Record summary
Model confidence (mean pLDDT): 82 of 100. Transfer RNA from a Nitrospirota bacterium, 73 nucleotides, folded computationally. The source organism's lineage runs through Bacteria, Pseudomonadati and Nitrospirota. The RNAcentral record of the sequence draws on ENA. Its Rfam family is "tRNA". About the family: Transfer RNA (tRNA) molecules are approximately 80 nucleotides in length.
RNA sequence: GCGGUCGUAGUUCAUCCGGUAGAACGCGUGCUUGCCAAGCACGAGGUGGUGGGUUCGAGUCCCAUCGACCGCU
Numbered sequence: 001g002c003g004g005u006c007g008u009a010g011u012u013c014a015u016c017c018g019g020u021a022g023a024a025c026g027c028g029u030g031c032u033u034g035c036c037a038a039g040c041a042c043g044a045g046g047u048g049g050u051g052g053g054u055u056c057g058a059g060u061c062c063c064a065u066c067g068a069c070c071g072c073u
Stems, first nucleotide, its partner, number of pairs: 001072007010025004019056001027043005049065005
């Protein structure tokens, strides 16, 4: 220098061909208990790495760019 995969909640990851983004763990509140843990219920938390484009509509398609990893020269 060239090519490929990946980047989504605090963490690990889903989200099949475009239709208002979810799970588990963690966190908060309550119930339960003599206390803790466990269990149960509810809740907060993400404009999807960044910036553009296409579309009525983009996590998903296209372009550029940043980062991580892998390969080639």